[in-house]
RNA sequence: UGCUCAUCCAGAGAGGCUGAGGGACCGACCCUGUGACGCCUCGGCAACCGUUCAGUGAUCAGUAAUCAGUUUUCAGUGAUCAGUGAAGAAGGUGCCAACUUCGGCGGAUCGUAGGACGAUGUAUAUCGCCCGUGCAUCCGGGAGAUGAGAG
Numbered sequence: 001u002g003c004u005c006a007u008c009c010a011g012a013g014a015g016g017c018u019g020a021g022g023g024a025c026c027g028a029c030c031c032u033g034u035g036a037c038g039c040c041u042c043g044g045c046a047a048c049c050g051u052u053c054a055g056u057g058a059u060c061a062g063u064a065a066u067c068a069g070u071u072u073u074c075a076g077u078g079a080u081c082a083g084u085g086a087a088g089a090a091g092g093u094g095c096c097a098a099c100u101u102c103g104g105c106g107g108a109u110c111g112u113a114g115g116a117c118g119a120u121g122u123a124u125a126u127c128g129c130c131c132g133u134g135c136a137u138c139c140g141g142g143a144g145a146u147g148a149g150a151g
Base pairs, nucleotide, nucleotide: 001151003149004148005147006146007145008144013042014041015040016039017038021031022030023029025104026103027102028101043096044095045094047093048092049091051087052086053085054084056082057081058080059079060078061077065073100143105140106139107138108137109136111135112134113133114131115130117128118127119126120125
């Protein structure tokens, strides 16, 4: 530095230094001189790799035993690979405000507001059905972050 895959509604504090912005971008909304962001020390959380334990499957080796077959088969056993569960916090990263803070593209939903049509009705209004227009909700994408893999 791009690609692939996985995860992203949970969780996690103090002190010191510095001194003005920060939450990737845009909009909104938040945090912040009651010191944010960043760095350091100690601490913590637990996503991935990884460690330990237990089980499963496949392949290979091969003992007892078995066989016509001392290059037959092959319990227990050992090794390798794959994947499952649990535990840990040795190790490698990561993280310790708010759902990745929310939205930013597409679709659906009559949920709510609104609108069109029809019916009842003096009017207000009520009922039925349709519209995705606003809001809301859900689904899927895009972008982003982190990890792992082969480059």
SAM riboswitch aptamer (S box leader) from a Chloroflexota bacterium, 151 nucleotides, folded computationally.
The sequence was found by an Rfam model in a public genome assembly.
The prediction has a mean pLDDT of 76.
Lineage of the source: Bacteria > Bacillati > Chloroflexota.